[in-house]
Source information:
The RNA shown here (transfer RNA) has 81 nucleotides and comes from a Candidatus Yonathbacteria bacterium. The prediction has a mean pLDDT of 80. Taxonomically the source falls in Candidatus Yonathiibacteriota (Bacteria, Bacteria candidate phyla). RNAcentral holds the sequence, with entries from ENA. The same sequence occurs in records of 3 taxa.

């Protein structure tokens, strides 16, 4: 320095260009229980009273539509010199 592959909720990880976060984990509240664990039931990204609006590393591009496709930064890994 030159190539590969990789960057999503608090974590770990799925997503064929067509609801942004499947599923698991860890959190909350409820049922059971004399009390727990254990099972089981919902909730569970930010803002916002709502309606709405934003959000896949950051920043631009294509496209009616981008986490996915291109382009440059930035980070992390491995190859090769």
């Nucleotide at each position: 320095g030159u190539c590969c592959g990789g960057g999503u909720g608090g974590u770990g990880g799925a997503a064929u260009g067509g609801u942004a976060u499947a599923c698991a984990c860890a959190g909350g509240a409820g049922a059971c229980u004399u009390a727990a664990a254990a099972u089981u039931u919902c909730c569970c990204g930010c803002c916002g009273c709502a309606a709405g609006g934003c959000u896949u590393a950051u920043g631009g591009g294509u496209u009616c539509g981008a986490g996915u496709c291109c382009c440059a930064u930035c980070c992390c890994g491995g190859a090769c010199a």